[in-house]
């Protein structure tokens, strides 16, 4: 250099044919009692890597570009 895979909540990850983003654990409030915290109920929390395009409509389909794996060739 080439060619796959992968980037979504604070983390780990899911997302079916393009049609209202979603889950365990954190974390925040209540109830409750065994009380450094358990255990239930409810909530908050997203630039879905980025910049474009196609669509009426994009996490998702297309080019680019940036991180990271993995692997081929290249140089010594």
């Nucleotide at each position: 250099g080439g060619g796959c895979c992968g980037g979504u909540a604070g983390c780990u990850c899911a997302g079916u044919u393009g049609g209202u983003a979603g889950a365990g654990c954190a974390c925040c409030u209540g109830a409750c009692u065994u009380u450094u915290a358990a255990u239930c109920a409810g909530g908050u929390g997203g630039u879905c890597a980025u910049g474009g395009g196609u669509u009426c409509g994009a996490c998702c389909c297309c080019c680019g570009u940036c991180c990271g794996g993995c692997u081929c060739a290249c140089c010594a």
Model confidence (mean pLDDT): 81 of 100. Transfer RNA from a Deltaproteobacteria bacterium, 76 nucleotides, folded computationally. Rfam family: tRNA. It is annotated as a transfer RNA. NCBI's taxonomy places the organism under Bacteria, Pseudomonadati, Myxococcota, Myxococcia.